[in-house]
């Protein structure tokens, strides 16, 4: 540097509206499914236009950037990156 295990890991709406079941005299609420707008970067992807490296040009890659994919009530699940062990190069 790579793999594999353990851990610990953030952001962002349950706003509208429809349709569906079940609870409910009803209507409301709740739950699930789609659609709309908003949002959020720390799976992956694009970009160096802006910042950053450099005396100065090239050029450079990222927690910049841009959200295409992803993800935004609570669990799970994903998560860069941090450690600790273990195996290969």
């Nucleotide at each position: 540097c790579c793999a594999u295990g353990u851990g610990g890991g953030a952001g962002a709406g349950u706003c509208c509206c429809c349709g569906g079941u079940c609870g409910u005299a009803g209507u409301u609420c709740g739950c699930c499914g789609g659609g709309g707008c908003g949002c959020c970067g720390a799976a992956g992807g694009g970009g160096c236009a802006a910042a950053c490296c450099u005396c100065c040009c090239c050029g450079g890659a990222a927690c910049c950037u841009c959200u295409c994919a992803g993800g935004c009530g609570c669990a799970a699940g994903g998560g860069a990156c941090c450690a600790c062990a273990c195996g290969g190069g």
This is a predicted structure of an 89-nucleotide RNA (Glycine riboswitch aptamer) from a soil metagenome.
The RNAcentral record of the sequence draws on MGnify.
The coordinates come from a structure-prediction model, not an experiment, and the mean pLDDT is 75.
It matches the Rfam family "Glycine riboswitch aptamer". Rfam links the family to the GO term glycine biosynthetic process.